RNAcentral holds the full RNA, with entries from ENA. Predicted 3D model of a 535-nucleotide part of an RNA (large-subunit ribosomal RNA, domain I) from Poteriospumella lacustris. NCBI's taxonomy places the organism under Eukaryota, Ochrophyta, Chrysophyceae, Dinobryaceae, Poteriospumella. The gene name in the source record is rrnL. Rfam family: Bacterial large subunit ribosomal RNA. Model confidence (mean pLDDT): 83 of 100.

Context: one part of a larger RNA
RNA sequence: CUUGCGAAGGAUCCCUUGGUGUUUAGAAACGAUGAAGGACGUGAUUACCAGCGAAAUGCUUCGGGGAGUUGGAUAUAAGCUUUGAUCCGGAGGUCUCCGAAUGAGGAAACUCUGUAACUUUUUUUUGAAUUUAUAGAAAAAAAGAGUCAACCUAGGGAACUGAAACAUCUUAGUACCUAGAGGAAAAGAAAGUAAAAACGAUUCCCGUAGUAGUGGCGAACGAACUGGGAGCAGCCUAAACUUUUAAACUUAUUUUAAAAGGGUUGUGGGAUUAAAUAUCAAAAAAAAAAAAAUUAUAGCUAAAUGAAAGUAUUGGAAACUACUACCAAAGAAAGUGAUAGUCUUGUAAUUGAAAGCUAAAAUUUUUUUUAAUUUUUUCCCGAGUAGCAUGAGACACGUGGAAUCUCGUGUGAAUCUGCGAGGACCACCUCGUAAGGCUAAAUAUUCCUAAACAUCCGAUAGUGAACAAGUACCGCGAGGGAAAGGUGAAAAGAACCCCGGAAGGGGAGUGAAAAGAACGUGAAAUUGCAAGCUU
Numbered sequence: 001c002u003u004g005c006g007a008a009g010g011a012u013c014c015c016u017u018g019g020u021g022u023u024u025a026g027a028a029a030c031g032a033u034g035a036a037g038g039a040c041g042u043g044a045u046u047a048c049c050a051g052c053g054a055a056a057u058g059c060u061u062c063g064g065g066g067a068g069u070u071g072g073a074u075a076u077a078a079g080c081u082u083u084g085a086u087c088c089g090g091a092g093g094u095c096u097c098c099g100a101a102u103g104a105g106g107a108a109a110c111u112c113u114g115u116a117a118c119u120u121u122u123u124u125u126u127g128a129a130u131u132u133a134u135a136g137a138a139a140a141a142a143a144g145a146g147u148c149a150a151c152c153u154a155g156g157g158a159a160c161u162g163a164a165a166c167a168u169c170u171u172a173g174u175a176c177c178u179a180g181a182g183g184a185a186a187a188g189a190a191a192g193u194a195a196a197a198a199c200g201a202u203u204c205c206c207g208u209a210g211u212a213g214u215g216g217c218g219a220a221c222g223a224a225c226u227g228g229g230a231g232c233a234g235c236c237u238a239a240a241c242u243u244u245u246a247a248a249c250u251u252a253u254u255u256u257a258a259a260a261g262g263g264u265u266g267u268g269g270g271a272u273u274a275a276a277u278a279u280c281a282a283a284a285a286a287a288a289a290a291a292a293a294u295u296a297u298a299g300c301u302a303a304a305u306g307a308a309a310g311u312a313u314u315g316g317a318a319a320c321u322a323c324u325a326c327c328a329a330a331g332a333a334a335g336u337g338a339u340a341g342u343c344u345u346g347u348a349a350u351u352g353a354a355a356g357c358u359a360a361a362a363u364u365u366u367u368u369u370u371a372a373u374u375u376u377u378u379c380c381c382g383a384g385u386a387g388c389a390u391g392a393g394a395c396a397c398g399u400g401g402a403a404u405c406u407c408g409u410g411u412g413a414a415u416c417u418g419c420g421a422g423g424a425c426c427a428c429c430u431c432g433u434a435a436g437g438c439u440a441a442a443u444a445u446u447c448c449u450a451a452a453c454a455u456c457c458g459a460u461a462g463u464g465a466a467c468a469a470g471u472a473c474c475g476c477g478a479g480g481g482a483a484a485g486g487u488g489a490a491a492a493g494a495a496c497c498c499c500g501g502a503a504g505g506g507g508a509g510u511g512a513a514a515a516g517a518a519c520g521u522g523a524a525a526u527u528g529c530a531a532g533c534u535u
Stems, first nucleotide, its partner, number of pairs: 001532007013520001014486002018457002020454007027446002029147002037098003040053003044076002048072002050057001059092006068080003103112003113116001118144009151182001152180005162169001166216001192199002203230004213221002234438003237382001241261008266416001268381004274375004286370010297359005303351003309324004325342002327331001333345003387411008397423001418433005473480002493519001496507004
């Protein structure tokens, strides 16, 4: 070096319990009736996981189901069960201690007490200095707090980076922090957009368009109107005026406060006085909204019925192959000793709820709202507001000719013959009606539930985690963070004998095969023995 038989090692192949991504539907919360998350217990034997809570591997009840059963998880013991167990679903009961933790304290899961914390609102009873009163005190009732993945709104708010350096600029109102809300949030019914024609709340998509613009006119940033779609829904107050009650006193009308009526828009509207026209009133009817009750329907939370194949051959095993059949509203899928429409579970189709929940309807009841016209008189139409000056911010728009919107400081109008806007400003024209509020849908997201899918991964991959995984381990701590899957169809897991202290081995036996538990296959590096060849 070659060959043969091995050792070691765990690649490869095959597999999948677990992941990844996506879609649709649901749900979008839990919590002082004590949550989320934990500690400690709980089993006949019990270290861990899971379940449960001193009523502790479970209790009651109502349904389903129909033969075994006492979780993963074997074993032994002892039980339960057709007088219906185990199991599945609905509703209840129990639910130690910590934790918002809430009697006080505390180094969480403990200690010491014994009218149980705090805050807000309402009501009641009381009640100082101080007469009335008020502050305060007490009691009762209700509510709040804390947790939680993303989405949302608001308040704060970077830097790396790019500009081939860097300062305006960019990254970016991003990351991050804080607060708050909802199943969505926000926005929203024109002091709008337009332009000689008009439209008619908001939101989202397409497009306008990388256009108009902004910009150390660098890097870069970057609209809007018209148009096409999704979806469509509109309303309530303030004021004028009237009435009632209470208070103040200027004491017979003034003011203030509360309540009720009235009223809500731009073709200006409303109140009110007077007039004209119309109409008896009441009632009924109509439309809309809210609440409650009832009824049936549909769905969710267990389930039920559910077609049709045999023989032979090979083999350890038939579902393969051969032959001859059958079902199909079911030839989706999984399992079964190899590849099964007809073996099992299922699938198509049909059916189903004592109990709880959801949805949209219908009916009934109650309550509320709407419903003249024209002319005229006077009054009202949201004030430290609009505007202006100055300093900032937001607008695609970096101060620019800078409109518009929002803040700080100062100043400070008008009430319809009013006021604002149409990108400085003025005139004309046009459009709108600020300084109060509410509002579904179309839109965003997925911690979670269910059903499905994948020219996704297949154990160094796919989640960090297919296994006692956020475990072991590391760190004072914040935090970091693994490795680790496969006997066989079935344990049939090797009785018995021999060597040995044992480990281990040799027989025997099981099995299709030792695949022998260091267990599927078993590559390479490395290595043993034997033989041959070469030096």